[in-house]
RNA sequence: CUUAUCGAGAGCGGCGGAGGGACUGGCCCGACGAUGCCGCAGCAACCGGCUCCCAACGGAGUUGGUGCUAACUCCUGCAAGACCCUUCAAUUGAAGGUUCUUGGAAGAUAAG
Numbered sequence: 001c002u003u004a005u006c007g008a009g010a011g012c013g014g015c016g017g018a019g020g021g022a023c024u025g026g027c028c029c030g031a032c033g034a035u036g037c038c039g040c041a042g043c044a045a046c047c048g049g050c051u052c053c054c055a056a057c058g059g060a061g062u063u064g065g066u067g068c069u070a071a072c073u074c075c076u077g078c079a080a081g082a083c084c085c086u087u088c089a090a091u092u093g094a095a096g097g098u099u100c101u102u103g104g105a106a107g108a109u110a111a112g
Stems, first nucleotide, its partner, number of pairs: 001112006011040005019029003023077001025075002041069003046065008073106001078103005084097006
């Protein structure tokens, strides 16, 4: 850089001692010890191997390489649309806001 996926799933112990959830704005987690590291356990099924089922497409199991185990990728950012609300000017327009939907951006993981 390309492609695919991202509403599901899965936690205990030890070390350690202050910030952490990528960034923005929120909202959360954290001395009842978070984030992190290590061990064990588990989840999942992207890639490889093996076995089995199937006419085939494909599926199941197992093992290895990863990955993951707070909150939808925690929400959000950019664009479009829908319903409402507020303000201003006056019958239609402008600006702003809430909620929802779609697409995108960014990010994460896998494979190349």
Predicted 3D model of a 112-nucleotide RNA (SAM riboswitch aptamer (S box leader)) from a soil metagenome. The sequence is in RNAcentral, with records from MGnify. The model forms 97% of the base pairs in the Rfam consensus.